[in-house]
Context: one part of a larger RNA
RNA sequence: AGACGGGGACCCGCACAAGUGGUGGAGCAUGUGGUUUAAUUCGAAGAUACGCGAAGAACCUUACCUAGCCUUGACAUAUGCAGAACCCUGGGGAGACCUGGGGGUGCCCGCAAGGGAGCUGCAACACAGGUGCUGCAUGGCUGUCGUCAGCUCGUGUCGUGAGAUGUUGGGUUAAGUCCCGCAACGAGCGCAACCCUUGCCUUUAGUUGCCAGCGGGUUAUGCCGGGCACUCUAGAGGGACUGCCGGUGACAAACCGGAGGAAGGCGGGGAUGACGUCAAGUCCUCAUGGCCCUUAUGCGUCGGGCUACACACAUGCUACAAUGGCCGGUACAAAGGGAAGCCAAGGAGCGAUCUGGAGCCAAUCCCAGAAAGCCGGUCGUAGUCCGGAUUGUUCUCUGCAACUCGAGAGCAUGAAGUCGGAAUCGCUAGUAAUCGCGGAUCAGCCACGCCGCGGUGAAUACGUUCCCGGGCCUUGUACA
Numbered sequence: 001a002g003a004c005g006g007g008g009a010c011c012c013g014c015a016c017a018a019g020u021g022g023u024g025g026a027g028c029a030u031g032u033g034g035u036u037u038a039a040u041u042c043g044a045a046g047a048u049a050c051g052c053g054a055a056g057a058a059c060c061u062u063a064c065c066u067a068g069c070c071u072u073g074a075c076a077u078a079u080g081c082a083g084a085a086c087c088c089u090g091g092g093g094a095g096a097c098c099u100g101g102g103g104g105u106g107c108c109c110g111c112a113a114g115g116g117a118g119c120u121g122c123a124a125c126a127c128a129g130g131u132g133c134u135g136c137a138u139g140g141c142u143g144u145c146g147u148c149a150g151c152u153c154g155u156g157u158c159g160u161g162a163g164a165u166g167u168u169g170g171g172u173u174a175a176g177u178c179c180c181g182c183a184a185c186g187a188g189c190g191c192a193a194c195c196c197u198u199g200c201c202u203u204u205a206g207u208u209g210c211c212a213g214c215g216g217g218u219u220a221u222g223c224c225g226g227g228c229a230c231u232c233u234a235g236a237g238g239g240a241c242u243g244c245c246g247g248u249g250a251c252a253a254a255c256c257g258g259a260g261g262a263a264g265g266c267g268g269g270g271a272u273g274a275c276g277u278c279a280a281g282u283c284c285u286c287a288u289g290g291c292c293c294u295u296a297u298g299c300g301u302c303g304g305g306c307u308a309c310a311c312a313c314a315u316g317c318u319a320c321a322a323u324g325g326c327c328g329g330u331a332c333a334a335a336g337g338g339a340a341g342c343c344a345a346g347g348a349g350c351g352a353u354c355u356g357g358a359g360c361c362a363a364u365c366c367c368a369g370a371a372a373g374c375c376g377g378u379c380g381u382a383g384u385c386c387g388g389a390u391u392g393u394u395c396u397c398u399g400c401a402a403c404u405c406g407a408g409a410g411c412a413u414g415a416a417g418u419c420g421g422a423a424u425c426g427c428u429a430g431u432a433a434u435c436g437c438g439g440a441u442c443a444g445c446c447a448c449g450c451c452g453c454g455g456u457g458a459a460u461a462c463g464u465u466c467c468c469g470g471g472c473c474u475u476g477u478a479c480a
Base pairs, nucleotide, nucleotide: 002479003477004476005475007474008473010471011470012469013468015464016463019427020426021425022424023423026318027317028316029315030314031313032312033311034309035308042053043052064304065303067301070298073127077126079123080122081121082120083119086103087102088101089100090099091098092097107116108115109114129293130292132291133290134289138287139286140282141281142280143278145276150189151188152187153186154185155184156165157164158163169180170179171178195270196269197268198267200238201237202236203235204234205233206232209228214225215224216223241264244258245257246256247255248254320420324379325378326377327376328375329374330373336367337366338365341360342359346355347354348353386417391412392411393410394409395408396407397406433456434455435454436453437452438451439450
């Protein structure tokens, strides 16, 4: 100088408390452990692994296993020889591949012979190749402490020195934020601001919006003429700064209250992560040192596996019902996606879906019916008109192919479950809770996941004694 203390002082955080909804019990989905297996590929491991890498495992993916194959190789550079490339067609085989038949000569230089580029085959050699090992050899990227307020430097001063001071102290702040004081004076990385978005207004612009005002037309609809007022869209600007008033304070910084205002005292949200810590994670994104394999640890193929199942854990979904289930009617979004695409009207089917073909490269057309809500009806506390697992059967769709192992529809079947032990998690406002909608990946989909979008919309915070984590000062120490 640190680290630590069931030492002290001060201060924060959904840390506790106050509330609210869950998890832990059930069924199912997904991940993991374990076990099994020819293989169930590999990694991730308290917090910071476990709906994690995987934003799509039937083949492919695929790295694993079985079998049958290849050896200059699926891919790169270079040499020699031959053939243009390529197209059609037959046999064997699970396929990879093996083996036949036929057609066919292009481009550039050159009269031609021949040479060259490109592609294919054969041969030899140098090499290719490796998701093989080491994340404790590494780069890069990432998690975490933590969006915590800290981490340092120059010069000066003090100390024999390690080092201290500054950065401590008095106030204040979300903040090492600012003010005052002070042997310190300054500065850097962090904080804040500059960036994006949202909330108000103005302006510019109108193939979206509007009967707002006029005209036409319709059973009806911005449908048409016409118009940019409004809404909106997307560019530019304004607006908030403790600026104003009162109080407190040290005359400071600042705090409390008020006015005006769409908005206050950081307006809400995002992006942004200091010096460092965990030899944290990743050699299976990529890159890379070293080591290892080289007729195999490389390469291509069919099939299987990653989907197994006595069990255990984690994260979710659906429920156990009446603030509800079912039936009928009816209203209102936002943000997205669309050409190997989105797919309207119409028609068929109980339905999944099929047919059909209009429009749209999309503020124009389509996906597209938002759902909870509201109105009316029914059920009457029942394992039920709750709940939907499981199973049977008939179908639909994608795809070369749904047996292992896809999703969806109809009918039948209707399991556990009556609110969950010890324990434990999230959340402070347009939040929690609840309701639906979209997207990436994607042929299809095991998505109940993830990332977004809007609708409805709470309760509670006395307080900081206690639990957890953190900041700062101080004290003790037999710790390095």
Molecule: small-subunit ribosomal RNA, 3' major domain
Organism: uncultured bacterium